[in-house]
C1' cells in the first nucleotide's frame, strides 16, 4: 500500500428472508431455602445494537464512509 473478518447488556454471545416488546447465560441486587455459608429456587437491575450518512412504508439486520479489534499478502 491491498485484501478479508468483526463491532448488540459489566463479561460471553445469539438474533432466521429485514416486519409485531432487542434476547439468552454468566456476573450484580433482593428475597426463600438454611443455626449459618454454599448449592438450588423466584423474582429484579443493565442496551442511542461503534459514529455519521443513505435506500426502505419500516434497519441491530442491506449500502456507503469512517474509527477500534483480529487475520493475510506485499
Nucleotide at each position: 500500500g491491498g485484501g478479508c473478518c468483526u463491532a448488540u447488556a459489566g463479561c460471553u454471545c445469539a438474533g432466521u428472508u429485514g416486519g409485531u416488546u432487542a434476547g439468552a447465560g454468566c456476573c450484580c441486587u433482593c428475597g426463600a431455602c438454611u443455626c449459618a455459608u454454599a448449592a438450588u429456587c423466584g423474582a429484579g437491575u443493565g442496551g442511542u445494537c461503534c459514529c455519521u450518512g443513505g435506500u426502505u412504508c419500516a434497519a441491530g439486520u442491506c449500502c456507503a464512509u469512517g474509527u477500534g479489534g483480529g487475520c493475510c499478502c506485499a
Molecule: transfer RNA
Organism: uncultured Spirochaetaceae bacterium